[in-house]
RNA sequence: GCAUCCAUAGUUCAAUGGAUAGAAUUUCAGAUUCCGGUUCUGAAGAUGGGGGUUCGAGUCCCUUUGGGUGCA
Numbered sequence: 001g002c003a004u005c006c007a008u009a010g011u012u013c014a015a016u017g018g019a020u021a022g023a024a025u026u027u028c029a030g031a032u033u034c035c036g037g038u039u040c041u042g043a044a045g046a047u048g049g050g051g052g053u054u055c056g057a058g059u060c061c062c063u064u065u066g067g068g069u070g071c072a
């Protein structure tokens, strides 16, 4: 340099172009307990950036950033 794949809560992963982007874990609050742990309930928290297609984009297209792989 060329080709290809990946990027979603703090972390690990889901999500046929269509319901409020879901679960586990984490954090916080409450219940339980003499206190703590365990357990239970609730809450908080995310689509790398920009543009396009579409009635509708995490998903499709282009570009860009970062990372992995292959070729040279």
Base pairs, nucleotide, nucleotide: 001071002070003069004068005067006066007065010025011024012023013022018055026044027043028042029041030040031039048064049063050062051061052060
This is a predicted structure of a 72-nucleotide RNA (transfer RNA) from a Bacteroidia bacterium.
It matches the Rfam family "tRNA".
RNAcentral records the identical sequence in 2 taxa.